This is a predicted structure of a 1448-nucleotide RNA (small-subunit ribosomal RNA) from an uncultured prokaryote. Its mean pLDDT, the model's own confidence on a scale to 100, is 84. The RNAcentral record of the sequence draws on ENA. Its Rfam family is "Bacterial small subunit ribosomal RNA". Rfam links the family to the GO terms ribosome and structural constituent of ribosome.
């Protein structure tokens, strides 16, 4: 885009088509074929008219019902089962009929026997019959005639008729010719399947008969052995075939409804008859199956006609009306008869065309609907107000279809006129393909979905609503067919790696085919002619109001046949060449085959000698061997296989493949030469041969190796990877199998298309004799143009072409099952389908990863010092546990974290006990004038509730309770939530990591993802720098710039300092700022100098000068990005829950629980110590709700007074470590946990649950198992000092200085980082990906002992009708007759053929099927871990064996 469509939902009108696709399933009822009296006999009703003994008869008309004749019943409808066919369709052809009908010619004579109707008798329910009489004819018969007819021996024989009628006329016969229908034959076209390969006995021909309209095995005798197939016979499955319809740019593809040709069928097989035609849809006969009648004996029936009925089914209509019209039979003809036909009905099943209003109308109405709350949208849409009236409706008129009569249809079409917007709108669809969007519900639920995919609390994808697209009396949806699909590729694809070159030769058919000449004309080509129906499709007119529709013309049917011309291509015949291709002389080359034979080194065995304890193995071991003498080692010997070195991307073979030497035999190639044959060629479907391992037979043989086995190892586990043994095989002879990743994954052949460089054979030419140039045939590499998706190929093509062959058409299931073929197996081979998935794959990029490489760096390792892990305690965390033990944090990067400090508070957690507009904001209303501070007292556990003492008496004011504040009662928006969700955010932080990245813009490469730039050579701490390059350049980062420390210099000296002059106990104090500090500004350090060394760079090393030396030393500062990392409980915030509670307020308790478990610390285990004495040196900081000097008491925690100090002033403020004695290796004078007991201090309040001091009391611990951690210099390690929080409470955490070290060979390994490079089957990125048994579920499918059916074949029995043929002793009108009886005829009888049905035995196809095999698919199931990296034993192919499974 179409459709004979069906569902859905909806529905006003006409036009014009169309309308059982399924059960060719079975039908009731009607109707669809009859007609002629001008063929013929008889002859009911009625009528007339004669006649009459009258219930009468006769004639005449008239014509019903039926016979007998005649013509049609072969047409016209209907269906589509059969038929893969001369069936269809096209073009031809001979050996035929042919009623009616046209046209010519010629007759149309004379005779006879019958049978129906009719009467009678009679059998049967009936249906139909017998018999016995009688009868006409256009019915039947005989003679006669017959030019032309027909037979035929050419001469003779055979054959016709019919009347009817008043005329006119209408038949009738023979016979010619034509129409017209029809029969036959033949080319060329006409579905799939080779898992259908041989079919065939009337089969194929000839004679010869017989039949027929007519040709012929159509048939029969006889005779020959042919016929037909790879250009697919036979077999199956499947279909009526065409003109057309459908699509489609055509080529093609599907299809055969209506309408038109033809063919087939008529309940299912078979058979003739009649007849101009039939083997007959509404005829006969016979078998069957079914249905119906039956008096049970017997009959009847055939809608795939029109109409209806049931069924079947998603689904297809009235038992309609008329022969007016066209047409058809009959008839002279009135006419009868036609379910054909014309019309009418149903049915939105299709085309078509109309309408459901029109204008004007903003307040932009009301109601929806969204909202950012302002609006926006439906929306000029309604409403209202003015018109119209097409169509439907009413009411008149009223065709044409009949040019005179007749009009179902039909008062139809039409036209006029009349009333009112009056009666007329729906349906998919809005994530992309696709035009068209919001909010609510819903929350991987319900569901959508054509494909790709939606939905797991903000769903333009469910549903609903608003709103919007699109079509429109339709509109979706299903379904079918074409297209897009160049996705079977003629037109128009492909095979190196994506599917696809047969393993490889020879060779059969067929395809193809070299040069010149000549014929011919099959093929080609041009022109003519016949056909190609009609309709339909295009054109061009025309009628219906337009259009669908119809009519008329043209033109087109691309095709067959036929002629008549060319001769250039192919072809085909003849002649001929030599450039393909072979022959042949000569020659060099080679693991090219076969057989025989021989060589030497090795290995393993025997023998013997010398020797002594180990050997062997292996990451390390055992098993093994050997004190009976191994291993080692010397000598002799056996025996088998294999042939170091030479060897080489050297050679040779058609592929597998071929390797010491020598002989014989034999094969192909290659080079150089003339000579000879003439296209002898190339490919190859079937077919034939050859083919690594590996198996398989039979018989050797057997040394090393070595499946299976078997032991030792490893292992979780090791049917394996090692390692010790060891059988088949491995070799040989013969015969099999026919496979490999048989690979170049690249099939043969011939031409033609740049080159460089190697190399192996061989030739020429030139010389300097080992070089250059050439030239053939091989073999490698590298590249031009072209080719390819790329990768990469490139004179050895994957390039440019020709010819042949062989493969391909998503993955998987399957290279299997079923059939066939081969083969001793084993298996080969030829090859599907159900049934799943939407990808599977190919090259390349980017990553990112490897038990892949390579350079580098980092306290990573290493070298070192001290730890952690044992112990006790302190503090987190899990975990139990509780009413509660509040959350959160969890690998590094959570556990001395949020918490810079939980007795109440904090506190979020539990228990009770209160409030409910609320403790706290803002808005409104009433009411007061305040609040606030204080006394005291009741209840209460407290909030809280009533009372009360003083003290004070709001601001402004227009003087109004008029505004502002305050408080109190009220009501109602609301307020509150540490409640969820950090996976809905924002902020911030961590972390990889202070690693040295991460990136642009222009340009260039590349179809392209990308690449270059950024990589390479050097260098750095560093993408830091410098060379080089198709890349220039330029941003975030680095590094500088900023703060501290080190050095100087300067500016200012007060609370600081004090060299110099005074003074003082004292820098106290005058004096100075020199120094020291203190804080401001500025210098200084830049590889600037030197030497080396590197490229003459950058830089590196050494050095000098310098306070400081090669980023000086610390800090601050953290690219792009990764982890859905952390935080919704710091705060902010969408969304959701709560609202007399998850919210608010109080008491108490909890967060301090403790069988354990781990992180992080503290003290310790002592003598580098402990105690105890002396009493010296720091720095950062803090301090007025404070730091507190000093003085007093207290053994001490402290207490009491308290000077000074808002601090370079005063306080803290003592620093400790050190040094001096003592202690002498013990659970101690180490260690200090626990406990007891007595203070102290803080604070409302230390009981749960603070911190200290005193006395007492003295657990564990003797330097820590596997592991693990910091740390490279003022560092570690050790010693103490402050500070934040904070009422009080640190071993934690921030800072501060005092002593003050070891060690780095070096980068193999651990980790973790960066470059570059490689392989990948990853990309959620190795915490990837993934393979297989097993288990369970569910689906299809093979196997199967059978078993039902359908279908075909073969031999046989049976043998209705019926033709034919015998044969007819029964019967017999026409003709003969010598009248006896012949001729002919009929029955009845045999026979041959044959439907239907039977038995046997076999093909083939489809259904069910215990069990069973494997395969597909599933949600987190066991096992393991095979593959993708070197996947941890490279991987994979073929083959054998082995084993829970991958595998071995």
């Nucleotide at each position: 885009a179409a459709c004979g469509a069906a569902c859905g939902c909806u529905g006003g009108c006409g036009g014009c088509a169309c309308g059982c696709c399924u059960a060719a399933c079975a039908c009731a009822u009607g109707c669809a074929a009859g007609u002629c009296g001008a063929g013929c006999g008889a002859u009911a009703a009625g009528c007339a008219c004669c006649u009459u003994u009258c219930g009468g008869g006769g004639u005449g008309u008239g014509g019903a019902c039926a016979g007998c004749g005649g013509c049609g019943g072969a047409c016209g409808g209907g269906u589509g089962a059969g038929u893969a066919u001369c069936g269809c369709g096209u073009g031809g052809g001979a050996a035929c009929c042919u009623g009616c009908c046209u046209a010519u010619c010629a007759g149309u004579a004379c005779g006879g026997a019958a049978c129906a109707a009719c009467a009678g008798u009679u059998a049967g329910a009936a249906a139909u019959g017998a018999c016995u009489g009688c009868u006409a004819a256009u019915a039947c018969c005989g003679u006669a005639u017959a030019c032309g007819c027909c037979c035929u021996u050419u001469u003779g024989g055979g054959g016709a008729a019919a009347g009817a009628u008043u005329c006119a006329u209408c038949g009738c016969u023979g016979a010619u010719a034509g129409a017209u229908g029809g029969g036959c034959c033949c080319g060329c076209g006409u579905u799939a399947g080779a898992u259908u390969a041989g079919c065939u006995a009337g089969a194929u021909g000839g004679u010869g008969a017989g039949g027929u309209a007519a040709u012929g095995g159509c048939u029969c005798a006889c005779c020959a052995u042919g016929g037909c197939g790879a250009c697919g016979a036979u077999c199956u499955a499947u279909a009526g075939c065409u003109g057309g319809u459908u699509u489609g740019a055509g080529a093609g593809g599907a299809u055969g409804a209506u309408c038109a040709g033809c063919c087939a069928c008529a309940c299912u097989g078979g058979g003739a008859c009649u007849g101009a035609g039939a083997c007959a849809c509404g005829g006969c006969c016979c078998a069957g199956a079914c249905u119906c009648c039956u008096a049970c004996g017997g009959g009847a029936g055939g809608c795939a006609g029109c109409a209806g009925u049931g069924g079947g089914g998603a689904a297809u209509a009235u038992u309609g009306g008329a022969c007016a019209a066209u047409g058809g039979g009959g008839g002279c003809a009135a006419c009868c008869c036609u379910g054909a036909u014309c019309c009418a009905g149903c049915g939105a099943u299709g085309c078509c065309g109309c309408g459901u209003g029109u204008g004007u109308g903003a307040u932009g109405a009301a109601g929806g609907c969204c909202u950012u709350a302002g609006g926006g949208u439906u929306g000029u849409a309604a409403a209202a107000c003015a018109c119209u009236u097409u169509c439907a409706g009413a009411u008149g008129g009223g065709a044409u279809g009949a040019u005179a009569a007749u009009g179902a249809c039909a008062g139809u079409a039409c036209c006029a006129u009349c009333a009112g917007a009056a009666g007329a709108a729906g349906c998919u669809c809005c994530g992309g393909c696709u035009a068209a969007c919001u909010c609510c519900g819903u929350g991987c639920c319900a569901g959508c979905a054509g494909c790709c995919g939606c939905g797991g609390u903000a769903a333009u994808a469910c549903g609903g609503a608003g709103g919007g697209a699109g079509c429109u009396a339709g509109c979706g949806u299903u379904g079918u067919u074409c297209g897009g699909a160049a996705u079977u590729a003629c037109u128009g694809g492909g095979c190196g790696u994506a599917a696809a070159g047969c393993g490889c030769g020879c060779g059969u058919a067929g395809g193809c085919g070299g040069c010149u000449u000549a014929a011919c004309a099959a093929g080609u080509u041009g022109a003519g002619g016949g056909u190609g129906a009609a309709a339909g499709c295009c054109c061009g007119g025309g009628g219906c109001u337009c259009a669908a529709c119809c009519c008329c013309g043209g033109a087109a049917c691309u095709g067959c046949c036929u002629c008549c011309a060319a001769a250039a291509c192919u072809g085909u015949u003849a002649a001929g060449c030599u450039a393909g291709a072979a022959u042949c002389c000569u020659g060099g080359a080679g693991a090219g085959g076969u057989g025989a034979g021989u060589a030497g080194a090795a290995u393993u065995c025997c023998u013997a000698g010398u020797g002594u304890a180990g050997a062997g193995g292996u990451g390390a071991a055992a098993u093994u061997c050997g004190u009976a003498g191994a291993u080692a080692u010397u000598a002799g010997g056996a025996a088998g296989a294999a042939u170091a070195c030479c060897a080489g991307u050297g050679g040779c073979g058609a592929a597998g493949g071929c390797g010491g030497c020598u002989c014989a035999c034999u094969g192909g190639a290659c080079a150089g030469g003339u000579a000879u044959u003439g296209a002898c060629g190339c490919u190859g479907a079937g077919g034939u041969g050859c083919g690594a391992a590996a198996g398989c037979g039979u018989g050797g043989g057997g040394a090393g190796c070595a499946a299976a086995c078997a032991g030792g190892a490893u292992u979780a586990g090791a049917u394996a990877c090692c390692c010790u043994g060891g059988u088949a095989g491995u070799c040989c002879a013969c015969g099999c199998c026919g496979u490999a990743a048989a690979c170049g994954a690249u099939g043969g052949g011939u031409g033609c298309u740049a080159g460089a460089u190697g190399u192996u054979g061989g030739g020429u030419a030139g010389c300097u004799u080992g070089c250059u140039a050439u030239u053939c045939a091989g073999u490698g590499u590298c590249g031009a143009a072209g080719c390819u998706a790329a990768c990469g190929c490139g004179u050895u093509a994957a390039g440019c072409a020709c010819c042949c062959c062989g493969c391909c058409u998503g993955g998987g299931g399957a290279g299997u099952a079923c059939g066939g073929u081969c083969g001793c197996a084993a298996g080969a081979u030829u090859a599907a389908a159900a049934c799943u998935c939407a990808a599977a794959g190919g090259a390349a990029u980017u990553g990112a990863c490897g038990g892949g490489g390579g350079c580098c760096c980092g306290c990573a390792c290493a070298a070192g010092c001290g730890g952690u892990g044992g112990a006790g305690c302190a503090u987190g965390u899990g975990g139990u546990u509780u009413a509660a033990u509040u959350c959160g944090a969890c690998g590094c990067a959570a556990c001395g974290c949020g918490c810079a400090g939980a007795a109440c508070c904090u506190u979020a957690c539990c228990a009770g006990c209160c409030c409910u507009u609320g403790a706290c904001a803002u808005a409104c209303c009433g009411g007061u004038c305040g609040c606030g501070a204080u006394u005291a007292g009741u209840g209460g556990a407290g909030a809280c509730a009533c009372u009360u003492u003083u003290c004070u008496u709001c601001a402004g004011u227009u003087c109004g309770g008029c505004u502002g504040g305050a408080c109190c009662g009220g009501a109602u928006a609301c307020a509150g939530g540490u409640g969820c969700u950090g996976c809905a955010u924002g902020g911030c932080u961590g972390u990889c990591g202070u690693c040295a990245g991460c990136u642009c813009g222009u340009g260039u490469c590349g179809u392209g993802a990308g690449a270059u730039g950024u990589u390479g050579g050097g260098u750095u701490a560093a993408g830091u720098c410098c060379c080089g390059c198709a890349a220039c350049g330029a941003g975030c980062g680095c590094a500088a710039c900023c703060c501290c420390c080190g050095c100087c210099u300067u500016u200012a000296g007060u609370u600081g300092c004090c060299a110099u002059c005074a003074u003082u106990a004292a820098g106290u104090u005058g004096g100075g700022c020199a120094c020291u500090c203190u804080a401001g500004a500025g210098g200084a350090a830049c590889u600037g100098c030197c030497g080396g060394u590197g490229a003459u760079a950058a830089g590196c090393c050494g050095g000098a000068g310098g306070a400081a030396g090669g980023u000086g030393g610390g800090g601050a500062u953290g690219a792009c990005g990764u982890c859905a990392a952390g935080u919704c409980c710091u705060c902010a915030u969408g969304g959701c829950c709560c609202u007399u509670a998850u919210g608010g307020g109080c008491u108490g308790g909890g967060c301090u629980a403790c069988a354990c478990a781990c992180g992080u610390g503290c003290u310790a285990c002592a003598a580098u110590g402990g105690c105890g004495g002396u009493g010296a040196c720091a720095g950062u900081g803090g301090g007025u709700c404070g730091c507190a000097a000093c003085a007093u008491g207290g053994c001490a925690a402290c207490a009491u007074g308290g000077a000074g100090c808002u601090a370079a002033u005063c306080c803290u403020c003592a620093a400790a470590a050190a040094c001096c004695g003592u202690c002498u290796c013990a659970g101690u004078u180490c260690g200090g946990a626990u406990u007891g007991u007595u203070c102290u201090c803080u604070g409302c309040a230390a009981c749960u649950c603070g911190a200290g001091a005193g006395c007492a009391u003295g657990a564990a611990g003797g330097u820590g198992g596997a592991a693990u951690c910091g740390c490279u210099a003022g560092u570690a390690a050790u010693c103490g000092u402050g500070g934040a929080u904070c009422a009080g409470c640190a071993u934690g955490c921030c800072a501060c200085g005092g002593u003050g070290a070891a060690u780095a060979c070096g980068u193999u390994c651990c980790c973790g980082g960066g470059c570059c490079u490689u392989g990948u089957a990853c990309a959620c990125a190795c915490c990837g990906c993934c393979c297989g048994u097993c288990a369970c579920a569910c689906c299809a499918u093979g196997g199967g002992a059978g078993u039902u059916g359908g279908u075909u074949c073969u031999a046989c029995c049976c043998g209705a009708a019926g033709c034919c043929g015998g044969u007819g002793c029964g019967c017999u009108a026409a003709c003969c007759u010598u009248a006896g009886g012949g001729a002919g005829g009929c029955a009845g009888c045999c026979g041959a053929c044959c439907a239907c049905g039977g038995u046997a035995a076999g093909g083939u196809c489809a259904g069910c099927g215990a069990c069973u095999g494997g395969g597909g698919u599933g949600a987190a199931g066991u096992c393991g871990u095979a593959a993708c990296a070197a996947g941890g034993u490279a991987g994979c192919c073929g083959u054998a064996g082995g084993g829970g499974a991958a595998c071995c």